Predicted 3D model of a 76-nucleotide RNA (c-di-GMP-I riboswitch aptamer) from a marine sediment metagenome. The sequence is in RNAcentral, with records from MGnify. Its mean pLDDT, the model's own confidence on a scale to 100, is 87. Of the family's consensus pairs, 95% are formed in the model. It matches the Rfam family "c-di-GMP-I riboswitch aptamer". On this family, see Weinberg et al., Nucleic Acids Res 2007: "Identification of 22 candidate structured RNAs in bacteria using the CMfinder comparative genomics pipeline".

Order: sequence, then structure tokens, then C1' cells
RNA sequence: GCAAACCGGGCGAGAUCCCGGGACGCAAAGCCACGGAUCCCAGCCCUGGAAACAGGGAAGGACAGCCGGGUUACCA
Repeated sequence: GCAAACCGGGCGAGAUCCCGGGACGCAAAGCCACGGAUCCCAGCCCUGGAAACAGGGAAGGACAGCCGGGUUACCA
């Protein structure tokens, strides 16, 4: 310096994220979705079904405080 869980407010279908409070931790817990892991999946397509609903597929989204990678960097 940053800021977990948790609480209050807000957007979203959702994962999550943002703001305020708050500190578990972090020498990059700064930034970046390139590779992997994990999470969401309303809408679209297919299958079953009267329907509700269930399963699958292709996309899409999230996450940097999961790992790897890239990049920038304070004091000493």
C1' cells in the first nucleotide's frame, strides 16, 4: 500500500461485480483472460414430455486473493 470473511446498499437470469463499513491475509493480493483449473448458463439448437420439468450441444459470461504465463513497480 492492498484488502478476505461478514454486514448495509446497488446492477445482473446467474456466477460474479460495484459503493460504504470491516480486516483474514498478501512483497506484486498492481495490471492483462494467452494456456490450464474452477464457477454461471437466462437466451439459441437437439432429445424426452400434454405441460411443468429434465438431459445434452454450440456459443457466451465470470474468476488475476487457483496455477502457469506476459507486463509495470516502492523502500532497502